[in-house]
RNA sequence: UACUUAUCCAGAAAGGCUGAGGGAUAUGGCCCUUUGAAGCCUUGGCAACCCUGCGGAAGUUCUCGCUCCGUAGAAGGUGCCAACUCCAUUCACGCAAUAGCGUGAUGAGAUAAGUC
Numbered sequence: 001u002a003c004u005u006a007u008c009c010a011g012a013a014a015g016g017c018u019g020a021g022g023g024a025u026a027u028g029g030c031c032c033u034u035u036g037a038a039g040c041c042u043u044g045g046c047a048a049c050c051c052u053g054c055g056g057a058a059g060u061u062c063u064c065g066c067u068c069c070g071u072a073g074a075a076g077g078u079g080c081c082a083a084c085u086c087c088a089u090u091c092a093c094g095c096a097a098u099a100g101c102g103u104g105a106u107g108a109g110a111u112a113a114g115u116c
Base pairs, nucleotide, nucleotide: 002115003114004113005112006111007110008109013043014042015041016040017039021032022031023030026089027088028087029086044081045080046079049077050076051073052072053071054070055069056068057067085108090105091104092103093102094101095100
């Protein structure tokens, strides 16, 4: 880098350095920001993907293991700590006189685990 699977309406910030942008990309909108953006460092926290314990199910002659489900935990590996992934964009359906609104799907993206 590519592919597969799962999740994405919950949750969680202070300090230091620095100094003007930032919210993935494009357009539009809407926000955050000198009462300090982004970045880096320190500390803290959230969550539970990997992980750990226990219980159950299927399969196996049996056990272990693998798979799935439930529950508890947080030492470690990641991740995350404004706003639904900030919102819309493509398609379908419904409502509406129109502007538009709602729902679902797809696409894109993010994160984790795995495969080459």
This is a predicted structure of a 116-nucleotide RNA (SAM riboswitch aptamer (S box leader)) from a Chitinophagaceae bacterium. Model confidence (mean pLDDT): 81 of 100. NCBI's taxonomy places the organism under Bacteria, Pseudomonadati, Bacteroidota, Chitinophagales, Chitinophagaceae. It matches the Rfam family "SAM riboswitch aptamer (S box leader)". Gene Ontology term of the family: regulation of gene expression.